[in-house]
A computed fold for a 74-nucleotide RNA from a Thermoplasmatales archaeon, annotated as transfer RNA. The same sequence occurs in records of 3 taxa. Lineage of the source: Archaea > Methanobacteriati > Thermoplasmatota > Thermoplasmata > Thermoplasmatales. The RNAcentral record of the sequence draws on ENA and MGnify. Its Rfam family is "tRNA". The family's RNA type in Rfam is transfer RNA.

RNA sequence: GGGUCUAUGGUGUAGCCUGGACAGCACGGGGGCCUCCGGAGCCCCAGACCCGGGUUCGAAUCCCGGUAGACCCA
Numbered sequence: 001g002g003g004u005c006u007a008u009g010g011u012g013u014a015g016c017c018u019g020g021a022c023a024g025c026a027c028g029g030g031g032g033c034c035u036c037c038g039g040a041g042c043c044c045c046a047g048a049c050c051c052g053g054g055u056u057c058g059a060a061u062c063c064c065g066g067u068a069g070a071c072c073c074a
Stems, first nucleotide, its partner, number of pairs: 001073007010027004020057001029045005050066005
C1' cells in the first nucleotide's frame, strides 16, 4: 500500500443480507410487593445503534467518506 471482517445501554448479545412506525433479550443498576431481616420469586423504571454525508415518505439496516480494532496479502 491492497483486501476481508467487526463496531448497538455499564457488560454480553439479537435485529443488518430482505428499510417500516415506542430498537428486543439476558446480566447488572434503581424502586415496589413479599419476608422478622436478607436472598429467591413477581411487578415497574432508567439507560444504546462508532463519526460525518447521501438516497428515501421512512435508515441500526442501502450507498459514499472517515475513525478504531482483528485477520490475510504485499